This is a predicted structure of a 682-nucleotide part of an RNA (large-subunit ribosomal RNA, domain II) from a wastewater metagenome. The full RNA is in RNAcentral, with records from SILVA.
[in-house]
Context: one part of a larger RNA
RNA sequence: UCCAGCGAGUUAAUUUCGUGCGCAAGGUUAAGUCAAUUGACGGAGCCACAGUGAAAGCGAGCCUGAAUAGGGCGAUUUAGUGCGCGGAAUUAGACCCGAAACCGGGUGACCUAACCAUGAGCAGGUUGAAGCUACUGUAACAGGUAGUGGAGGACCGAACCAGGGUACGCAGCAAAGUGCUUGGAUGACUUGUGGUUAGCGGUGAAAUGCCAAUCGAACCCGGAGAUAGCUGGUUCUCCUCGAAACAGUUUUAGGACUGGCGUCGUGUGGUAGCAUACGGGGGUAGAGCUCUGUAAAGGACUGGGGGGAGCAAUCCUACCCACCCUUAACAAACUACGAAUACCGUAUGUGGAAUCGCGGCAGUUAGAACGGCGGAGCUAAGUUCGUCGCUCGAAAGGGAAACAGCCCAGACCAUCGUCUAAGGUCCCUAAAUUUACGUUCAGUGGGAAACAAGGUGAGAUUUCUUAAACAGCUAGGAUGUUGGCUUAGAAGCAGCCAUUCAUUUAAAGAGUGCGUAACAGCUCACUAGUCAAGAGAUCUUGCGUGGAAAAUGUAACGGGGCUAAAACGUAAUACCGAAGACAUGGAUGCAUAGUUUACUAUGCGUGGUAGAGGAGCGUUCCUAUCUGCAGUGAAGUCAGAUCGUGAGGUCUGGUGGAGCGUUAGGAAGUGAGAAUGCUGGA
Repeated sequence: UCCAGCGAGUUAAUUUCGUGCGCAAGGUUAAGUCAAUUGACGGAGCCACAGUGAAAGCGAGCCUGAAUAGGGCGAUUUAGUGCGCGGAAUUAGACCCGAAACCGGGUGACCUAACCAUGAGCAGGUUGAAGCUACUGUAACAGGUAGUGGAGGACCGAACCAGGGUACGCAGCAAAGUGCUUGGAUGACUUGUGGUUAGCGGUGAAAUGCCAAUCGAACCCGGAGAUAGCUGGUUCUCCUCGAAACAGUUUUAGGACUGGCGUCGUGUGGUAGCAUACGGGGGUAGAGCUCUGUAAAGGACUGGGGGGAGCAAUCCUACCCACCCUUAACAAACUACGAAUACCGUAUGUGGAAUCGCGGCAGUUAGAACGGCGGAGCUAAGUUCGUCGCUCGAAAGGGAAACAGCCCAGACCAUCGUCUAAGGUCCCUAAAUUUACGUUCAGUGGGAAACAAGGUGAGAUUUCUUAAACAGCUAGGAUGUUGGCUUAGAAGCAGCCAUUCAUUUAAAGAGUGCGUAACAGCUCACUAGUCAAGAGAUCUUGCGUGGAAAAUGUAACGGGGCUAAAACGUAAUACCGAAGACAUGGAUGCAUAGUUUACUAUGCGUGGUAGAGGAGCGUUCCUAUCUGCAGUGAAGUCAGAUCGUGAGGUCUGGUGGAGCGUUAGGAAGUGAGAAUGCUGGA
């Protein structure tokens, strides 16, 4: 991992609702007794028939109250009760499996910790304490030298004990080892045997260490099916409807209760909704600046403050503030204004229950993206919060290459039928290499801003122009004068000044730029000739260009590839395109009608998670039934055929070798793919 078998809403009592049956103002027995398969008896008790009050009590009334008031609960409107079945709840282990823990009684010190008793072990080598002896020395001690001696938690190093380093090992040789190396090795040493200490405890040179591979409290059995607002699992089919992820409260936030939203039953019967008209209140969007605040420019003069002058009066003020006038703004917590929607009501029309009431049963209370309006945030986020809508959730199909939440559209089944939606029509790939007129050359299309630019199309305004424009070419571009000042110099051209003036002119600046140390030189403005028809400036706008750097590989159209497009814009006609619509046949739910107790017709429906409701299939056993089947071959099993929407049924043949079914009921240990399920096997 696979296969087979086993494996989870049960049972009892009580309550409540629905339903069937019995009896009915009544209904019914319990324990038990007698009889004995099933019956009879048993009326204690319980529910109902009257309520109300805390109660005494009173009673179609009662309570409260001083009340004959008001108010609350009742009567005036009689239906209950027993049993069966079904839904749900409560109490029980209560759908199943699952803790860590808690408590009780026991078992453990053959591991290990400490201690007690009694034994054992430590090759070899080294060092050489005290003491003692001799000599020396001292007044005597002390002291010195040489021997002797053999001390030490002394030294080196085997056994033994340990486990510091490193390599291997890591499903191992081993649930802690092996190799090399290392520490202690006469000691607080090591070790054998016997014994002592026990879990709310012991022991501990102390690490929460150790107490039998178990230790922040051992193990075994029991209380025990502890508890688990948590995780996982929960077994056949078809049909109808179909949510929620919100509000309030919560030692509450991943739980719960009530409401909201679902379903089933029942009642109600122009209800809800929609459309139109009318009537309402509002203070949002917008707008506005009267108020509350914020804020810009100009003006006028008035008042106050500051500063200056002055003895003072008073005067001055390019200072500050307030008021006034004009122009012109901003605001969620501003309003002298003010919508659209929304909301409420009335009427009319439409609308057949989608509404509302009561009762049974739920699930949901982690939501998500997108669009609108707002808050928070950075007018950040696949961010977060509110609200309105929509889809997903619980929705398949087509489109967006792929892509829960985007666009189109809601799958009962069948059809080699038709038409369309979004989106598409060169090839991959179904359908136009369609038509008309333009734009783009950037592969823009097919990623991005400020900003930049004689890219190019369109529109508008304006200037010059056959009295010859714009560009090119030829020629001129002078004189007073080197203007004045400054300066070493300053001559058109470092800088400063200005009536930047005047003259000759077709025209020529006291000079547009290059240049020189300063001149010189080149050039421009300006003018003439030549040439010959348009040339220049500004604004708005369409499409393009640059701006443009990332990590495996083109890689920012899905690909190929595309340029009077297969790109973009404006029009037009075809076609393709979905589980949409239509067509034909079939199934099924609800309603209506006919009819008759299951058919026909018509209409509208039939996506679906949690969940509610309905109808069925199959398994085991029981009671009847078929005077059922069966060695002339049961069950089981393999294959084929066939019937049914399905769970499943039937038939035929093979195998098998002894039991098994139909119909009508009843009762359940009643359906397996999942639970790191359990047992067995491969």